The part of an RNA shown here (small-subunit ribosomal RNA, central domain) has 346 nucleotides and comes from an uncultured bacterium. The RNAcentral record of the full RNA draws on ENA. It matches the Rfam family "Bacterial small subunit ribosomal RNA". The coordinates come from a structure-prediction model, not an experiment, and the mean pLDDT is 90.
[in-house]
Context: one part of a larger RNA
């Protein structure tokens, strides 16, 4: 490059928006460029092939023939692609009604605890541990009441439940906004799928300015354990956690499964809806689980929410170490992050 792969052996970008390009419904006409068919020129010789000579044979030479798989040029086919034009609705997308929901963003409000102040009651422990000490306390702790301050996260509801593309989202109110569903079939008519670059988003932890700090709590101190303890456990604490703006861009960013689409027995649970029923039920949509036919799978397992049966686009892999390292590029305040080898070794 060719192929075969991508759940767990290497290998799906964390996760959207879209460009360029790939790919694209159902139908009438044109067109005939791709496609197919018939005819014609051209494809220098030499060389490969195949027959027959010529050197005693063979390399080597001749002679013929075949092939040069290609490019034109013409005359016809229209099934398919394409280009033109028209037409249609199931993809799509809009309207209308309608319930559901920790989707996002601001603002305010509220109980409960936990610490810290002030005040009363009250007296010797009190924390903490395997036991212990460090530690707090007679300058009144701990206990108990009252009152008041900050700051943080919302118990029960709570669910293999919901929402959101992913990170992710949990107390109650109000505004401001996103999306998805399901029912009407009114409206366009294929507007669709994907999506190299690019562009947004993107736990934590981390920085950069400046707020705030109640709890917890890296460093760190100290007190135990131990041979030793630079840890596990105890007492303490500083960054950090928390806000605001602005960087940073990673992860076992997992379903270890890239997105769309149409196919392919059920069975039960649940979440929203929608039809029938008087009810019990039943049937339909769209979601979330378990179980399982056929299929698949190296085995686990997957099994209409595919890892089944196709088709379209992207992204990736191609023994292990050496290595996500070197050098270079680029982006970052730094930290680092993308991009990504060789030598060498088994």
């Nucleotide at each position: 490059c060719u192929g075969g792969g991508c759940g767990u052996a290497a290998a799906g970008c964390g996760c959207g928006c879209g460009u360029a390009g790939g790919c694209u419904g159902u139908u009438g006409c044109g067109u005939a460029a791709g496609u197919c068919a018939g005819g014609g020129g051209u494809g220098a010789a030499a060389u490969c092939c195949c027959a027959c000579g010529g050197c005693u044979c063979a390399a080597c030479c001749g002679u013929g023939g075949a092939a040069c798989u290609g490019c034109c040029c013409u005359u016809g086919a229209u099934a398919c692609u394409g280009c033109g034009c028209g037409a249609c609705u199931u993809g799509a997308a809009u309207c209308c009604g309608g319930g559901a929901g920790a989707g996002g963003g601001u603002g305010g409000c509220g109980g409960a605890a936990u610490u810290c102040c002030a005040g009363g009651u009250g007296u010797a422990g009190g924390a903490g541990u395997g036991a212990a000490a460090u530690c707090c306390g007679u300058a009144g702790a701990u206990a108990u009441c009252u009152g008041g301050a900050g700051g943080a996260a919302c118990a029960c509801c709570a669910g293999u439940g919901g929402c959101g593309a992913a990170g992710g989202c949990g107390g109650c109110c109000a505004c401001c906004u996103g999306g998805a569903c399901c029912g009407g079939u009114a409206u366009u008519g294929a507007c669709g799928c994907u999506g190299a670059g690019g562009u947004g988003c993107g736990a934590a932890a981390g920085c950069g300015u400046g707020g705030g700090g109640a709890g917890c709590a890296a460093a760190c101190a100290g007190g135990a354990u131990u041979a030793g303890a630079u840890a596990c456990c105890c007492u303490g604490g500083u960054a950090g956690u928390c806000c605001a703006c602005g960087c940073u861009g990673u992860a076992a960013a997992c379903g270890a499964u890239g997105g769309a689409u149409g196919c392919u027995a059920g069975a039960u649970g649940u979440u929203g809806g929608g039809g029938a029923g008087u009810a019990a039920u039943c049937c339909u949509c769209a979601g979330u689980g378990u179980c399982a036919c056929a299929g698949u799978u190296a085995a686990c397992a997957c099994g209409u929410u595919a890892a089944g049966c196709a088709u379209c686009c992207c992204g990736c892999c191609u023994g292990g170490g050496g290595a996500g390292u070197a050098c270079g590029g680029u982006c970052g305040c730094a930290a680092g992050g993308c991009u990504g080898a060789a030598a060498c070794u088994c």